Transfer RNA from Oceanobacillus sp. FSL K6-0118, 73 nucleotides, folded computationally.
RNA sequence: GGUGGUAUAGCCAAGACGGAAAGGCGAAGGUCUGCAAAACCUUGAUGCAUCGGUUCGAACCCGAUUACCACCU
Repeated sequence: GGUGGUAUAGCCAAGACGGAAAGGCGAAGGUCUGCAAAACCUUGAUGCAUCGGUUCGAACCCGAUUACCACCU
């Protein structure tokens, strides 16, 4: 220098064909308890790495950029 892959909440992670973001862990609040633990209930995404484009509508399509990983030279 070239090619490919991955970037979704504090962490892990789902999300065929564009119609609008599951779940688990953790955390906070509550119920229970003499106090705790356990158990049970409730609570999350200024929108999905960044910027632009296409579209009535984009995490999902297109382009550029950034970070990391792999391969090729």
Source information: Rfam family: tRNA. The family's RNA type in Rfam is transfer RNA. RNAcentral records the identical sequence in 4 taxa.